[in-house]
RNA sequence: CGGGCCGUGGUGUAGCGGUAGCACGCGUCCUUCGGGAGGACGUAGCCCCAGUUCAAAUCUGGGCGGCCCGA
Numbered sequence: 001c002g003g004g005c006c007g008u009g010g011u012g013u014a015g016c017g018g019u020a021g022c023a024c025g026c027g028u029c030c031u032u033c034g035g036g037a038g039g040a041c042g043u044a045g046c047c048c049c050a051g052u053u054c055a056a057a058u059c060u061g062g063g064c065g066g067c068c069c070g071a
Stems, first nucleotide, its partner, number of pairs: 001070007010024004018054001025043006047063005
């Protein structure tokens, strides 16, 4: 310098243009002599900027970051 893949709550991971889910975690409560396990309710997210579209996490362009390949 060129190319490929990836970026979603605190962590891991889904999501063919139409309400952003799941698991763990965290908080309160129930249960227990206490803890753990279990149960109820809650908490918190689309890397950034533009474009296309009635509508973008999803498509397009440009950035930024990570990993890999080549020179």